[in-house]
Context: one part of a larger RNA
RNA sequence: AGGAAACGAGGAAAGGGCGAAUGGUGGAUACCUAGGCUCAUGGAGGCGAAGAAGGACGUGAUAAGCUGCGAAAAGCUGCGGGGAGCCGCAAAUGGGCUGCGAUCCGCAGGUGUCCGAAUGGGGCAACCCAGCCCCUGCAGAGGGGUUACCGCUCCAAAGGGAGCGGGGCGAACGGGGGGAACUGAAACAUCUAAGUACCCCCAGGAGAAGAGAACAAAAGUGAUUCCGCAAGUAGUGGCGAGCGAACGCGGAGGAGCCCAAACCGCGGCGGUCCAGGCCGCCGCGGGGUAGUAGGACCGCGAUAUGGGAAGAAUGACGGGUAGCCGAACCCCCUGGAAAGGGGGGGCGCAGAGGGUGACACCCCCGUAGGCGAAACCCGUAGCAACCCUAGCGGUAUCCUGAGUAGCGCGGGACACGAGGAAUCCAGCGUGAAUCUGCCGGGACCAUCCGGCAAGGCUAAAUACUCCCAUGAGACCGAUAGCGAACAAGUACUGUGAAGGAAAGGUGAAAAGCACUUCGAACAGAAGGGUGAAAUAGAACUUGAAACCGUUCGCCUACAAGCGGUCGGAGCGCGCAAGCGUGACGGCGUGCCUUUUGCAUAAUGAUCCUACGAGUUGCCGUCGCCGGCGAGGUUAAGGCGUAGAGCGCCAGAGCCGGAGGGAAACCGAGUCCGAAUAGGGCGUACAGUCGGCGGGGGCAGACGCGAAACCAAGUGAUCUACACUUGUCCAGGUUGAAGGUCCGGUAACACGGACUGGAGGACUCAACUGAUGAGCGUUGAAAAGCUUUCGGAUGAGAUGAGUGUAGGAGUGAAAGGCCAAUCAAACUUGGAGAUAGCUCGUACUCCCCGAAAUGCCUUUAGGGGCAGCGUCGGGACAGUAACGUGUAGGUAGAGCGACUGGUUGGAUGCGAGGGCUUCACCGCCUAUCAAGUCCUGUCAAACUCCGAAUGCGUGCGGAUGGUCCUGGGCAGUGAGGGCACGGGUGCUAAGGUCCGUGUCCGAGAGGAGAAGAAUCCAGACCACCGGCUAAGGUCCCGAAAUCAUGGUUAAGUUGAUCUAACGAGGUCCGGCCGCACAGACAGCUAGGAUGUUGGCUUGGAAGCAGCCAUUCAUUCAAAGAGUGCGUAACAGCUCACUAGUCGAGCGACUGGGCGUGGAUAAUAAUCGGGCAUCAAACCAUGUACCGAAGCCGUGGAAUAGCAAUAUUGGUAGGGGAGCAUUGUACCGGCGCCGAAGGUUGGGGGCGACCCCGGCUGGAGCCUGUACAAAAGCAAAUGUAGGAAUGAGUAACGAUAAAGGGGGUGGGAAACCCCCUCGCCGGAAAACUGAGGGUUCCUGAUCAACGCUAAUCGGAUCAGGGUAAGUCGGGACCUAAGGCUAAGCCGAAGGGCGAUGCCGAUGGAAGAAACGGUCAAUAUUCCGUUACUGCAGUAAGAAAUGAUGCGGGGACGAAGGAGUGAAAGUGCCGCGGGCUGACGGAAUAGCCCGUUAAAGGGUGUAGGCGCGGAUGAAGACAGUGAAGUACACUUCAGAGCCGAACCUGACAGUAUGGGAGUUCUUCGGAACAACCAAUAGCGCACCUAACCAUACUUCCAAGAAAAACCGCUAGUGCUAAUUCUUACGCACUCGUACCACAAACCGACACAGGUGGUUGGGUAAAGUUUACCAAGGCGCUC
Repeated sequence: AGGAAACGAGGAAAGGGCGAAUGGUGGAUACCUAGGCUCAUGGAGGCGAAGAAGGACGUGAUAAGCUGCGAAAAGCUGCGGGGAGCCGCAAAUGGGCUGCGAUCCGCAGGUGUCCGAAUGGGGCAACCCAGCCCCUGCAGAGGGGUUACCGCUCCAAAGGGAGCGGGGCGAACGGGGGGAACUGAAACAUCUAAGUACCCCCAGGAGAAGAGAACAAAAGUGAUUCCGCAAGUAGUGGCGAGCGAACGCGGAGGAGCCCAAACCGCGGCGGUCCAGGCCGCCGCGGGGUAGUAGGACCGCGAUAUGGGAAGAAUGACGGGUAGCCGAACCCCCUGGAAAGGGGGGGCGCAGAGGGUGACACCCCCGUAGGCGAAACCCGUAGCAACCCUAGCGGUAUCCUGAGUAGCGCGGGACACGAGGAAUCCAGCGUGAAUCUGCCGGGACCAUCCGGCAAGGCUAAAUACUCCCAUGAGACCGAUAGCGAACAAGUACUGUGAAGGAAAGGUGAAAAGCACUUCGAACAGAAGGGUGAAAUAGAACUUGAAACCGUUCGCCUACAAGCGGUCGGAGCGCGCAAGCGUGACGGCGUGCCUUUUGCAUAAUGAUCCUACGAGUUGCCGUCGCCGGCGAGGUUAAGGCGUAGAGCGCCAGAGCCGGAGGGAAACCGAGUCCGAAUAGGGCGUACAGUCGGCGGGGGCAGACGCGAAACCAAGUGAUCUACACUUGUCCAGGUUGAAGGUCCGGUAACACGGACUGGAGGACUCAACUGAUGAGCGUUGAAAAGCUUUCGGAUGAGAUGAGUGUAGGAGUGAAAGGCCAAUCAAACUUGGAGAUAGCUCGUACUCCCCGAAAUGCCUUUAGGGGCAGCGUCGGGACAGUAACGUGUAGGUAGAGCGACUGGUUGGAUGCGAGGGCUUCACCGCCUAUCAAGUCCUGUCAAACUCCGAAUGCGUGCGGAUGGUCCUGGGCAGUGAGGGCACGGGUGCUAAGGUCCGUGUCCGAGAGGAGAAGAAUCCAGACCACCGGCUAAGGUCCCGAAAUCAUGGUUAAGUUGAUCUAACGAGGUCCGGCCGCACAGACAGCUAGGAUGUUGGCUUGGAAGCAGCCAUUCAUUCAAAGAGUGCGUAACAGCUCACUAGUCGAGCGACUGGGCGUGGAUAAUAAUCGGGCAUCAAACCAUGUACCGAAGCCGUGGAAUAGCAAUAUUGGUAGGGGAGCAUUGUACCGGCGCCGAAGGUUGGGGGCGACCCCGGCUGGAGCCUGUACAAAAGCAAAUGUAGGAAUGAGUAACGAUAAAGGGGGUGGGAAACCCCCUCGCCGGAAAACUGAGGGUUCCUGAUCAACGCUAAUCGGAUCAGGGUAAGUCGGGACCUAAGGCUAAGCCGAAGGGCGAUGCCGAUGGAAGAAACGGUCAAUAUUCCGUUACUGCAGUAAGAAAUGAUGCGGGGACGAAGGAGUGAAAGUGCCGCGGGCUGACGGAAUAGCCCGUUAAAGGGUGUAGGCGCGGAUGAAGACAGUGAAGUACACUUCAGAGCCGAACCUGACAGUAUGGGAGUUCUUCGGAACAACCAAUAGCGCACCUAACCAUACUUCCAAGAAAAACCGCUAGUGCUAAUUCUUACGCACUCGUACCACAAACCGACACAGGUGGUUGGGUAAAGUUUACCAAGGCGCUC
């Protein structure tokens, strides 16, 4: 020098980040209001059979909705108003009306379809079907009237008529009949809620009540109702929660009357009589209506007064329902526009308000003031006819409300819960008195006082507002205000009751963009034009945010992140100030809630915008402010007034001024007491009324949230069961009873064959169910698909109609089902049930600041009182720390001090055991053991002792750090960790329970790697200042690779926790021993003998085992043997000894550091790197770093005169402010640009405020005071908008497509053609429900169709459904429903004979074939039939019920016969086609070859002598009757009936077809001509029909009408019936889908949906497979 590693630098941006600009989306905000809300005053307080309310359907030249109207139909007539245009909202075109007065407004009329009380009958509201009378018309037909039920009255006597009324609807208010529950009582039963909600009946503009058998109390009041007091009193009350009067006072209003009876009279009926009469009853008239009794009766007197008056009709006046008059302005400026600004005027009994191109007294409408009605309505005064009304006295007799009052029992109402319970009411029972009487005065009795029950009427003051008119608002302003500002009770949801939205804004004026270009385009866009403005362009004012783009600047590709903050290089912009960006570095775990404690992996939130939670009334309490003050104050109400205001009156009443007592009572005292005692409570302190604030009570009471309870209704289209009436079940198999025959028996029995065809029988389709598995699981489907499986003649399946309903139904029972809901459905209401529970609860700053404890609690996650906090008072006390004195029994200690426990040894009372010739004595003992001694030891409930601290208290004690006292307001009453002292537990726990302290809680900062409570330290703010604490100083990472001395070798360690036990790890000690007389280790040698010790043993020799005073000998030393070994020996070793070697060696023990023991889950982790004389450990020392501590400097607030001090903070207390909306007053701003939006700048501690630019285009604000719908990030909050997931999943049966042509801007999907594929008991066709135009044609493609679309079941327009015979009605009845009579029930209502309604059934009286339109056809057309009806004509006949008889008329299963259609085969005939390889043409193949109803006939077959049919009779049956039926007798063969014949007009149908005309080009119409002589053929088979047949069986199987007959009756001139002909024949349905893309399932959804037809080959078959007709390939 070069290269490599390493290091460094630069570049690169699709995407991303930040910023700026500009758009989209979206519809907040601001402004606006056409609509609401809440009141006030006045009116009205009903409408309806004279047809309401409410609807249906109609009605316009064109007309879907709203409005109006009703076939006279956005209208007709008259009168009045009004005066120029008009034909509604609502344009346009066309066409009209109007000075001969339109439109429009008012009043009075006319018309007023159908439903609805609904009323002629019926009914599924808006439809169907009638009777009678009248009118028009020749007739068909049309028009008008009338016909419901109930009550009363009348006429009446027919179950008749007439008149009047009722019925239903309507918001609240009223009276009455019934009558809950949640809830409260912290449970619950009396009680409460509450006589509330709700149901029912009834009434009115009000209703109810009401004229004393009342209150009161020694005084009095004088019907009722309502208001203010009395009073939250007296009471009541599990005497709980609660409930709660009255007397009396002040006011509003004010009004009193009529019968029954006595007595008299009249009439009627009856009784009696001496026929004069009397008596009784009933009806009517007179009389009469009271409580110091009244009346009748008797006597006297009277014609006046007062009342009904609560007021008839006309008129008058006033008011209402239309209207009319109504002063005063111009110029300039700005501007698109003047009402603004400037200038100069005017009016005002008018300066309320609205409009007009911005803000108008003088522009318009209005306003003040004044005027007005032909018609209708209301009111006022006055007034008529008519009616009623009196006194005085007498008192003998009569009258004065009876199953009543009272009483008993059991209830209810009264404030009053059975209480001492009066009073009132009614149920059952009992049951008075008669004025010399009766009731009441809160049991009852007496006295006294008040009143006269058992008959009735009665305005006003009071309550309410669906509605009309007028007016108002410190009400709302489009998520607000009504649910509804708009085609809103609409769209939509639900079977139904019921539920129930969203949705406002062009502009001054449509001047709503002529014309051009691009484009397939009437989409959209670009120009252009209008306009002040077009980012005002109809998706239209402003136009925020989320979210989505575009452009530019800076940054970003080895980086790690709660995304910020602090420092900051670089780059860009700028003249600058500055702005934007931000490489790199430091620090840093969101918010809310709930908690002892949360980044928590505990709760909540996708984002944005708007909305979203302590309010209001009354009562009392405390504070502040104000008025008056021993006083204060009014309430209802009244008066004045222009007044929802204000003023005055009103003193009822309330509070205070005196208390004490249970009370009598006394009183500055009083009570207890014998008390002149003592004590308690008082006396000394001012209240009251209002405003505002704090908290409490009662009310929903801060908001949202139950599971539930109760009431009244709605539901059996799902499903359960039942009733009625219909329908369905291919094919194959088995072969019961019975029968026949044969056998058999005395007769049975029994056996066999055949027949027979039973069965909760077998198999297996349809059908029905649902056993296993798989799939599906944001599905194709809120229960399915595939496969498998059960039943499949039965207790079977299924359709239609109907019934049963919520503590009820139904249930072959699963608590199953009762409309996707069931241990009590759904809807609405009580209702804002309650929620000691959870969640959420919204602006700022300042001061203080807790608790998680005690006691009690059906209490334990809740409360009460106390404790602890705060605020504002009072008092001014010797309070804490500290010192000192005093009590004590804890720690400790001790126990020869008690009570108990307790180790070892000695001794040993006593006991046990052993030994011992009997006994006795005795001996031994490692057994138990008292006591004693020695030794060791324990205790919360032991103490001979006994602290420290703490505590009570006395004394001393600084001074304000404390205490005390009463009041307002709380929160807390889950605590937790650590340390120490304990209990419990295992001297376990991050356990649990106490005590003392501390911290967290509610505490930030530093340290501890990180980490509530461990260590340090208590954050008012700022500083690029300093000093320290804990802890640190190699790098990360601030500060020592600091100093000195040791230790460790294990990366021990540098964080924490690890043991017992093991080990010549290593360092430092202590003590003992051996050692140059030779230690220790190694090496060499010895390690013997009695003896194989004895015993045992098969053996036992040192070495299986047992025994042993384990002996002895020889030795330098050597065990009756330390280990290995053998069957046993043997053998090898050791102890021990000698030699060699030559200097220290060894045992025990204490301490330091280390080692094994040592296994866990993201990674090898000491926090990491890494560190070894350390960066480990021990020790000593110095320096430095280090916090929000301390200091310094500046600033703020609080307290204080100041100096100065203080300022962490959850629950919580207190204080001061900001903002929003509106009101009042003053003052301002604004088109020369308000609010709002957006951006930049500035100010304030902060909530917030101010200024500029742009946008915007009409309103806004300061100050002071007031009033509040007054502040959002959270409630799985509500509504709207926008993201993310994601260009992802999916595009709904795996039956399948390919090609050519066409159309078109565009074709995988549309149209045409060819080929291919799929279904074919269906994926074809018909029909009932259900749907409701989806059908057909033309046009269109925004949206809908899971893609595209030229296509469509989509959109727009036009068209389409034809009936005597098909189905329903004008016929019938079933289940069931309704129901005049009648019965029952608080009411509503429930039953119900009869009748009516009601098909899923019966009957019908009746139609077939062919043709035809784009779309209908048994409906139209052609042809051929049939039925009913009335009239006419002709002919014939007595006729004939709603009554009677017949009839209709019925089960299941089974087998057989006949034999049609269809099908197949064969033959004939007509037409057509035809062959490459490869023939065949006298052939083969294909297509066709046909036919109904009706009429006739009576075949097959069936029934029939057990009698088809006919005749006669009698009469006891059915019955009103009968000639009928039934019965009896006689005669004796017929009756039904598929098939068949006819219908049936053939040169037709059919095939071919030159050609003509029309055409929308798809086709249609016509047609010469050509072809064959176009089959009543045969067979097989069969489920129709014969046939409601036949046979068998037991479970014994609708009704009524039609129809036939009969009489009752009618009747002989008539009516009716039959035959023929002529004539007539109403109404509703009819399109299309219909196993599905049109029905039910939210969908063009693999699900569900009744009946009918259902061909070929193979096969038993409707199975299966493949095909036909026909239809499809399933919309990516």
The prediction has a mean pLDDT of 80.
The part of an RNA shown here (large-subunit ribosomal RNA, half A) has 1676 nucleotides and comes from a Paludibacteraceae bacterium.
Its Rfam family is "Bacterial large subunit ribosomal RNA".
It was read from a public genome assembly.